[in-house]
RNA sequence: AGGUAUAUAACUCAGUAGUAAAGUGUCACCUUGACAUGGUGAAAGUCAUUAGUUCGAGCCUGAUUAUUCCUA
Numbered sequence: 001a002g003g004u005a006u007a008u009a010a011c012u013c014a015g016u017a018g019u020a021a022a023g024u025g026u027c028a029c030c031u032u033g034a035c036a037u038g039g040u041g042a043a044a045g046u047c048a049u050u051a052g053u054u055c056g057a058g059c060c061u062g063a064u065u066a067u068u069c070c071u072a
Stems, first nucleotide, its partner, number of pairs: 001071003005067003010024003018055001026042005048064005
């Protein structure tokens, strides 16, 4: 320099264009003499940034950024 892949909650990650999920963790409550386990509930997301297509984009397209790998 050219190319591939990835970017979604604090962490690990799912998501056929039509309401953004789950596990772990955090907080509150229940349970215990106390702790752990267990149960119930809650909070936490500008879906990397930006522009475009579309009635509608996490998803499709372009550019940018970061990381990973391949070639030279």

The RNA shown here (transfer RNA) has 72 nucleotides and comes from Gossypium laxum. It matches the Rfam family "tRNA". It is annotated as a transfer RNA. Rfam links the family to the GO term triplet codon-amino acid adaptor activity. The organism belongs to Gossypium, within Eukaryota.